[in-house]
A computed fold for an 89-nucleotide RNA from Nesterenkonia natronophila, annotated as Glycine riboswitch aptamer. Model confidence (mean pLDDT): 79 of 100. The sequence was found by an Rfam model in a public genome assembly.

Formats: sequence, structure tokens, C1' cells
RNA sequence: CUGAUGCGGGAGAGUCCGUGCGGCCACACGUACGGCGCCGAAGGAGCAAGGAAUCCCCUCCGAAUCUCUCAGGCCAGUCCACUGAUGGA
Repeated sequence: CUGAUGCGGGAGAGUCCGUGCGGCCACACGUACGGCGCCGAAGGAGCAAGGAAUCCCCUCCGAAUCUCUCAGGCCAGUCCACUGAUGGA
């Protein structure tokens, strides 16, 4: 300098609407499908300055916590970029 495993910290967005089923005295709740609206910090994708090459253009390289939202997510929890101390080599 790097930083495995385990331990700790770790946000955001509808417990929205409809239908079916389960459940129930009735609700609540769960689940499947459909609808509209949202989030971004797993992963994924995109790009600047600059560089290479070139007369020029084209082309190639080029970061993210930025942008997009494919995936994922929208009670809580799990997950989670990132991070703390320890600690392997």
C1' cells in the first nucleotide's frame, strides 16, 4: 500500500387503486394478476476534461456518490454503494 472472512454503522421511494383467492361475524392482514405513480447506494448502461492517431473529420482509450433506470426496490426486515475497528496474505 492492498484489504478476504466475520462483527458494527448504512439512506431513498405507494403498507396506492382494482379484481380473484385465503382469512374473518366484519375488518385488519397475506397472496396472485392488472393499473398508475415513485426510488437508486447490488449489478448494468452512458459521458467530460484529457490522451492516442490524424492535415481535418471519423475512430479508439477515458471516472463517479453524475446521468439513465434494463435489472432491482417502494410497512418492517432482508439486500445495499460506502464506511469503522479488528484481521488474512